[in-house]
RNA sequence: CUCCGACUUUGGCAAAUCUGGGGUAAGCCAGGGACGCCAAGCCACGGAUCUACGGCACUAUGUGUUAUGACCGCCGGCUUCGGCU
Numbered sequence: 001c002u003c004c005g006a007c008u009u010u011g012g013c014a015a016a017u018c019u020g021g022g023g024u025a026a027g028c029c030a031g032g033g034a035c036g037c038c039a040a041g042c043c044a045c046g047g048a049u050c051u052a053c054g055g056c057a058c059u060a061u062g063u064g065u066u067a068u069g070a071c072c073g074c075c076g077g078c079u080u081c082g083g084c085u
Base pairs, nucleotide, nucleotide: 012037013036017032018031019030020029021028035073041078042077043076046075047074049070050069054066055065056064057063058062
C1' cells in the first nucleotide's frame, strides 16, 4: 500500500413502537426503546418510491392528475475510522 471481513478489541448509529410537539398529509423533531447496519456517515430534478394543502381537469359535495413537499435504513454519487489473520 492492497485484499479479506472473524472465534477480536474499542466503539458508533438506531427499526418497529410508546409519550410529547409540529404538519393537509407523507414525513420530521425530542425523550424512551433496539429490529438491524462496517458506511444505517454526508448529498434531494441522477433514478425509484410516498403524500396532495394548493393548482388543473372531469362523468362533480366527489374522482383523476400534478411537487414547490417528503424520503439517503431503496438504488446512486461523495467522503471514510479502528482491529485480527

Predicted 3D model of an 85-nucleotide RNA (c-di-GMP-I riboswitch aptamer) from a Syntrophomonadaceae bacterium. Its mean pLDDT, the model's own confidence on a scale to 100, is 79. It was read from a public genome assembly, where an Rfam model found it.